[in-house]
RNA sequence: GCGCCUAUAGCUCAGCUGGAUAGAGCACAAGCCUUCUAAGCUUGGGGUCAGGAGUUCGAAUCUCUUUGGGCGCA
Numbered sequence: 001g002c003g004c005c006u007a008u009a010g011c012u013c014a015g016c017u018g019g020a021u022a023g024a025g026c027a028c029a030a031g032c033c034u035u036c037u038a039a040g041c042u043u044g045g046g047g048u049c050a051g052g053a054g055u056u057c058g059a060a061u062c063u064c065u066u067u068g069g070g071c072g073c074a
Base pairs, nucleotide, nucleotide: 001073002072003071004070005069006068007067010026011025012024013023019057028044029043030042031041032040050066051065052064053063054062
């Protein structure tokens, strides 16, 4: 330099076949339980879906571009 993969909650990830309010587990907070803690149960908070632009009635999802990470070729 060229090509491919990847970026979604504090962490690990699902969702990528465009569609109705963006989810799960763990973690965190509160409550219940317990003498207390842990475990268990219930509830809750937390996201510009890496940034920008475009297509569309509608974009996490498609297109272009930039950035970070990984792999391959030279």